Small-subunit ribosomal RNA, 5' domain from Prasinococcus capsulatus, 484 nucleotides, folded computationally. It matches the Rfam family "Bacterial small subunit ribosomal RNA". The organism belongs to Prasinococcus, within Eukaryota.
[in-house]
Context: one part of a larger RNA
RNA sequence: GAAUGAACGCUGGCGGUAUGCCUAACACAUGCAAGUCGAACGUGUAUUUUUAAUACAAGUGGCGAACGGGUGAGUAUAACGUAAAAAUCUACCUUUAGGAAAGAAAUAACAAUUGGAAACGAUUGCUAAUGUCUUAUAUGCUGAGGAGUAAAAUGAUUAACUUUUAAUCAGCCUUUAGAUGAUUUUACGCCUGAUUAGUUUGUUGGUGAGGUAAUGGCUUACCAAGACGACGAUCAGUAGCUGGUCUGAGAGGAUGAUCAGCCACACUGGAACUGAGACACGGUCCAGACUCCUACGGGAGGCAGCAGUGGGGAAUUUUCCGCAAUGGGCGAAAGCCUGACGGAGCAAUACCGCGUGAGGGAUGACGGUUCGUGGAUUGUAAACCUCUUUUCUUAAAGAAGAAGCUCUGACGGUAUUUAAGGAAUAAGCACCGGCUAACUCCGUGCCAGCAGCCGCGGUAAUACGGGGGGUGCAAGCGUUAUUC
Numbered sequence: 001g002a003a004u005g006a007a008c009g010c011u012g013g014c015g016g017u018a019u020g021c022c023u024a025a026c027a028c029a030u031g032c033a034a035g036u037c038g039a040a041c042g043u044g045u046a047u048u049u050u051u052a053a054u055a056c057a058a059g060u061g062g063c064g065a066a067c068g069g070g071u072g073a074g075u076a077u078a079a080c081g082u083a084a085a086a087a088u089c090u091a092c093c094u095u096u097a098g099g100a101a102a103g104a105a106a107u108a109a110c111a112a113u114u115g116g117a118a119a120c121g122a123u124u125g126c127u128a129a130u131g132u133c134u135u136a137u138a139u140g141c142u143g144a145g146g147a148g149u150a151a152a153a154u155g156a157u158u159a160a161c162u163u164u165u166a167a168u169c170a171g172c173c174u175u176u177a178g179a180u181g182a183u184u185u186u187a188c189g190c191c192u193g194a195u196u197a198g199u200u201u202g203u204u205g206g207u208g209a210g211g212u213a214a215u216g217g218c219u220u221a222c223c224a225a226g227a228c229g230a231c232g233a234u235c236a237g238u239a240g241c242u243g244g245u246c247u248g249a250g251a252g253g254a255u256g257a258u259c260a261g262c263c264a265c266a267c268u269g270g271a272a273c274u275g276a277g278a279c280a281c282g283g284u285c286c287a288g289a290c291u292c293c294u295a296c297g298g299g300a301g302g303c304a305g306c307a308g309u310g311g312g313g314a315a316u317u318u319u320c321c322g323c324a325a326u327g328g329g330c331g332a333a334a335g336c337c338u339g340a341c342g343g344a345g346c347a348a349u350a351c352c353g354c355g356u357g358a359g360g361g362a363u364g365a366c367g368g369u370u371c372g373u374g375g376a377u378u379g380u381a382a383a384c385c386u387c388u389u390u391u392c393u394u395a396a397a398g399a400a401g402a403a404g405c406u407c408u409g410a411c412g413g414u415a416u417u418u419a420a421g422g423a424a425u426a427a428g429c430a431c432c433g434g435c436u437a438a439c440u441c442c443g444u445g446c447c448a449g450c451a452g453c454c455g456c457g458g459u460a461a462u463a464c465g466g467g468g469g470g471u472g473c474a475a476g477c478g479u480u481a482u483u484c
Stems, first nucleotide, its partner, number of pairs: 001484004006480005013354006019347002021312001026310003030307003035063003040060002043057006070265003080189007088182002093178002097174003101135004110125006140149003154170007191237003198228003203225008240262004244255004267288005290301004318344001320343003326340001327338004357387004367378004392421006401411001428473005433454003439468005449456002
């Protein structure tokens, strides 16, 4: 000098754009953050156009809840980055070739009885499905061959017409290829310490078996005795990694907030279930710590989601508005949900822009300071005259952002425009011995104090404190901390 997610002191007019717990991965009151589908299904309640519609409710079922959002504890490598590879899976979507036949048994809701303080149950009885099961069939799959083997579900609308049929739409099953996403493997790169020198027994390799979507000591039985290491193994410490960011002429050095990619975690530890996908933040089970309720028998909870509270700290915001836009889930759709997101609020936290007036004005007024009593300086500065209205106040008009014919805007009566008013509403902070731009007076007297370094202060201090003047930057200015 540059920089910062900064903090502190003094001061503070406006706008735009960003950013805002770096500390205790400390504990959390309260509300919200994941639902949706009646065009899969039966039932209950209410209403009426009263016998078949509408609305709502709980339940069965489907899809989603593995995304989105948060945090960085752990992890020096099973991570990450770059480049390659294969022995693999992939719901929804697109695509290829086919198919959707015949039957069956249950169960929740509900009703009755009943246990419990509650959470939550128990028994008996009834019922439906795109829920479940059996059989059939097979374009396919496995296999060298013989051969073996897996499936399904309907619903809505319209038209004929009331036996039902046809069309359209939305679905269902098997299968081909793709896309997307994921898994696995290899090479290289990836902090410090030798006052850590040896480490390893499923360890290194092979065979058989098991397991997996799949390769593999992944697991297991047997066999061999290997494998790594001064090119730093092992151990210990520290740490999420990267694109990037800061600095620097560069090489480098430091760093990893916001944004983007990957990873890991979800009170602590462990485990699996469901599922295309999890070993699952707002799921389940077990153990532990903590908190809460209890009729003492037993139960409930997990903000490292958005707000917010306590605590810690030098330090970091509203318990706001809206789904109008973008995106996501469900649905045929209308639509519902969405603290993602879009916005507003708070904070000079940062960057950028604007303003605090402009022109004229000398008897160089008054006052202040200084002084040799002549003056000098503050100083065209003020007053005063003329002008302007960015800002400000008031009033009126008032968007774009909406795609998509109509309708639909949280922001918001916001931005913006017009009119009126009146210089009106708006300047501080640090420094002035040298480095380093800027000097004098008074007070003090090695005291009080200053100080980044050198150093000032002991009676004429340009270095302390105050006044006047000046210099620098300016809605900021200084200080502190950290990096280059």